c-di-GMP-I riboswitch aptamer from Hydrogenovibrio sp. 3SP14C1, 79 nucleotides, folded computationally.
RNA sequence: UUUUUUAAUCGCCAAACUUGUUGUGAAGCAGGGACGGAAAGCCAUGGGUCUCAAUGUUUGAGAUCGCCAGGUUGCAAAC
Numbered sequence: 001u002u003u004u005u006u007a008a009u010c011g012c013c014a015a016a017c018u019u020g021u022u023g024u025g026a027a028g029c030a031g032g033g034a035c036g037g038a039a040a041g042c043c044a045u046g047g048g049u050c051u052c053a054a055u056g057u058u059u060g061a062g063a064u065c066g067c068c069a070g071g072u073u074g075c076a077a078a079c
Stems, first nucleotide, its partner, number of pairs: 003078003012037002017032006035066001041072003045069003048064007
């Protein structure tokens, strides 16, 4: 540096739900809580889904990275 994730160690993140709060909304943030996850770290780049506004079925603005890809970074062990 590349590849792999069989085993092991120390750990990591946190679904639904709920409390508070922000937002027209999708949803976000913080606390509790664990369904799960080897990138469930980051990026809204391409699709998908969702919201709002307009209009004549398209456009614009937004949300979702724990929907699928892609890009990029990192930990442990082995070859």
Description:
Model confidence (mean pLDDT): 80 of 100.